This is a predicted structure of a 78-nucleotide RNA (transfer RNA) from a Phycisphaeraceae bacterium. Lineage of the source: Bacteria > Pseudomonadati > Planctomycetota > Phycisphaerae > Phycisphaeraceae. Rfam family: tRNA. The sequence was found in a public genome assembly.
């Protein structure tokens, strides 16, 4: 340098292929309340994310291009 893959809540992830009530779901976590003599457990509610820029489209987490970071492989380099 070529090709391919990955990047989503604080953490782990689903959704991407096949665009559509997704201003994004789940678990853990955190906060508040309830239960309990207290703690733990349990129950209810809440908090919080699509790496960045652009394009296509009525509509983009999803498709396309570029950038950044990470990874795999090949080539170059003796």
């Nucleotide at each position: 340098g070529g090709u391919c893959c990955c990047u989503u809540c604080g953490u782990c992830u689903a959704g991407c292929c096949u665009g559509g009530u997704c201003c994004a779901g789940g678990a853990c976590g955190c906060c508040a309340g309830g239960u309990u003599u207290u703690c733990a457990u349990c129950c209810u509610g809440g908090c919080a994310a699509c790496a960045c820029g652009g394009g296509u489209u009525c509509a983009a987490a999803u498709c396309c291009c570029g950038u950044a970071g990470g990874g795999a492989u090949c080539a170059c380099c003796a």